The RNA shown here (transfer RNA) has 73 nucleotides and comes from a Candidatus Peregrinibacteria bacterium. The source organism's lineage runs through Bacteria, Bacteria candidate phyla and Candidatus Peregrinibacteriota. It matches the Rfam family "tRNA". The family's RNA type in Rfam is transfer RNA.
RNA sequence: GGGGCUGUAGUUUAAUGGUAAAAUACUCUGGCCUGUCACCCGAGAGAUGCGAGUUCAAAUCUCGUCGGCUCCA
Numbered sequence: 001g002g003g004g005c006u007g008u009a010g011u012u013u014a015a016u017g018g019u020a021a022a023a024u025a026c027u028c029u030g031g032c033c034u035g036u037c038a039c040c041c042g043a044g045a046g047a048u049g050c051g052a053g054u055u056c057a058a059a060u061c062u063c064g065u066c067g068g069c070u071c072c073a
Stems, first nucleotide, its partner, number of pairs: 001072007010024004018056001026044003030040002049065005
């Protein structure tokens, strides 16, 4: 330098072009406990790498760009 794969919440994974879901972590509440932790119940906050295009509608399709992995040179 060229090709391929990949990027979603702090982390790990979902999502036929049609309300972005869950687990765990975090915060709060209640239960349990002599008490703290742990455990159990309920609630809350938190994300589509970035920029354009197509479309009534894009995490999804197209292009560019950035990062990671990999192959070739």